[in-house]
Context: one part of a larger RNA
RNA sequence: GGCGUUUGGUGAAUGCCUUGGCAGUAAGAGGCGAUGAAAGACGUGAUACUCUGCGAUAAGCCAUGAGGAGCUGAGAAUAAGCUUUGAUCCAUGGAUCUCUGAAUGGGGCAACCCACCUGACAGUCUCAUAUUGAUAGCCUUGGUUAUCAAUAUGUCGCUGAAACAGGUAUUUAUAGACUGAAUACAUAGGUUUAUAAAGGCAAACCCGGGGAACUGAAACAUCUAAGUACCCGGAGGAAAGGAAAUCAAUUGAUACUCCCCUAGUAGCGGCGAGCGAACGGGGACCAGCCGAGCCUCAAUUGUGAUUAGAAUGGUCUGGAAUGGCCAACCAUAGUGGGUGACAGUCCCGUAUAAGAAGCAUGAGAGGACGUAUUAAGUAGGGCGGAACACGUGAAAUUCUGUCUGAAGAUCGGAGGACCACCUUCGAAGGCUAAGUACUCCUUACUGACCGAUAGUGAACCAGUACCGUGAGGGAAAGGUGAAAAGCACCCCGACGAGGGGAGUGAAACAGUACCUGAAACCGAACGCCU
Repeated sequence: GGCGUUUGGUGAAUGCCUUGGCAGUAAGAGGCGAUGAAAGACGUGAUACUCUGCGAUAAGCCAUGAGGAGCUGAGAAUAAGCUUUGAUCCAUGGAUCUCUGAAUGGGGCAACCCACCUGACAGUCUCAUAUUGAUAGCCUUGGUUAUCAAUAUGUCGCUGAAACAGGUAUUUAUAGACUGAAUACAUAGGUUUAUAAAGGCAAACCCGGGGAACUGAAACAUCUAAGUACCCGGAGGAAAGGAAAUCAAUUGAUACUCCCCUAGUAGCGGCGAGCGAACGGGGACCAGCCGAGCCUCAAUUGUGAUUAGAAUGGUCUGGAAUGGCCAACCAUAGUGGGUGACAGUCCCGUAUAAGAAGCAUGAGAGGACGUAUUAAGUAGGGCGGAACACGUGAAAUUCUGUCUGAAGAUCGGAGGACCACCUUCGAAGGCUAAGUACUCCUUACUGACCGAUAGUGAACCAGUACCGUGAGGGAAAGGUGAAAAGCACCCCGACGAGGGGAGUGAAACAGUACCUGAAACCGAACGCCU
């Protein structure tokens, strides 16, 4: 040095687990905000820090209800306290709620700076009222009048260093006041006061206004991608649409929305790539109207802190019984979780039953107002565009930038150029539930979903640490044990680090570098070979 056997170190795979995720189902909720939101800054404890809660009334204050023995949130202990005169905890309602933030008195480099007006408060002057006292006058005891003083209350005025409370943004609407042009009266305009509303945030869904390119066409220009992405405005729990100037075809159907067919059909299309209906049929849901509205009372039902809630013993193994064996019981409860191994009968629960306030629902009853009247610069036409599956085409239909421009139910529109006949409908005003779309969020439940390089980026104090001027990017990191019983005491050592005894424990090769502990890699002992 090699090989083999054994035994260690390092290392973290694997196995097992789950506080966290993922995807759904059912029900709810679908908003919050000038009564100051979302998001934060700074504070707040007997306490250095972080999280959570809360706001100078600051891990809290008040009330109501429930509950019944412990409690003062977590990391984590100690001190000091609270509590059957009912605490802590839970539900509901109320109070407080610094500063920033739409942020709104002005400014500003967010959490800071600087104001004004009024009030309250304090002081002071005058006046008024009341009481008491003193002096003087009138008058018969006794009363009355006037003046002065003290105290108290009140109005007006003045002053006030700091502190306190309220108000003071903009726009729009309504009402008033003061002003005020061209232009005499006026009006427009301006200023101001009062009242009300709006503003901002939020995951998707929805409607409207704008609107790409990469790409495909095997290049590319019409076309496609696509009315997509994105931007802007607006609303609701849904939105939009909606009761035929609709279809159909000689029978007739009968608002709208959504789904399955019709059908990749008819068509459109450098007839390329591609785009792509409708009639009709079957379903979901059904509702019609001219305000389908408002206010009060209210049966009922739901939610709801919470309450009651059945039934097991022995023996063996073991550190521990929920395990084995034997013998029982409950069940409208054998979903689930915990407990020293696997528990219907140990605990929490579960089935079932009851349930305050608040909130929701709103059968029914009552009240207060209101009630359009047939739509002209419209329909149609020319030019230019756009939407319709339909690229200008034979191009109907719908919208309109521009120029024009009817009729009036004896009338008008449509039935894919156009004309006639026939049929059908009545535009140019408006409202309308359900069926449909979505899930930031709440509750319950489910999974041939994951199990720590997986599953959310994040199971852990994660949008953190860290990186970047910034927009932005963005981790790693779970497991002692049933219980800390977390090694008193002794020894070596620096009064270290670390280790050896002792002790705990079922186990310490479970010792806070902690379950299991593979391999690479590094040793040691022994045997053999060189």